A computed fold for a 104-nucleotide RNA from Modestobacter sp., annotated as Glycine riboswitch aptamer.
[in-house]
This record gives sequence, C1' cells and structure tokens, in this order.
RNA sequence: CAAGUCAUCGCGGGAGAUCCGGCCGCAGCCUUCACGGGCAGCCCGGAGCCGUAGGAGCAACUCCUCCCCAGGAAUCUCUCAGGCAACCGCACCGCGGUGACAAG
Repeated sequence: CAAGUCAUCGCGGGAGAUCCGGCCGCAGCCUUCACGGGCAGCCCGGAGCCGUAGGAGCAACUCCUCCCCAGGAAUCUCUCAGGCAACCGCACCGCGGUGACAAG
C1' cells in the first nucleotide's frame, strides 16, 4: 500500500398473510329537512392466516477405541415473540463512508 472479513452509518431495492361481530364503546368524514344510513380509524371479542426482526430445533461433519455426551448452517422447520389496508418495520442484495483485523 492492499484483496478480503466483521461491525456500524447513509442512499437505493426489498415479499407474504384476514374475515366476522360490536355504535346496548370512543372520536372523525360524507349524506338526509330530520329520523336514519354509509365509510374508514382506535378499542373489544371470535376464528383464521404469514414467514424476511428476534428466538428455538436439527443434517453432513468434528471430538472419542466404540457408544453416549458435546460442538455444529440457513431464506429449512416451529410459530414463543412479531406481522396480516397504507406507512413504519423487515432477513437479504448493491454502492459509498468510518473503525478494527488482515492474505499478499
């Protein structure tokens, strides 16, 4: 000097999955002369669904004379948590910056 690895920040990309009931709840909008009706939001209850925050589980393999134990990955599996209008969030990918390590 420096490929690369890890962490972090910024920008860009970034999927999936709902319905019913309750105005004998809250507040908002539209409509009506009014009664009333409709819409979506919060909240409550019921049933269902998703898999890319996080979490958990495990194969080959490693260790051991052998077995057991132990170690051992994920976008796989589980759905505890999370999510199911949009937004946010979101594993992951690309570009750039910073720091550490560092083949050469």

Description: Taxonomically the source falls in Modestobacter (Bacteria, Bacillati, Actinomycetota, Geodermatophilales). Its mean pLDDT, the model's own confidence on a scale to 100, is 76. Its Rfam family is "Glycine riboswitch aptamer". Rfam describes the family as follows. This family represents the bacterial glycine riboswitch.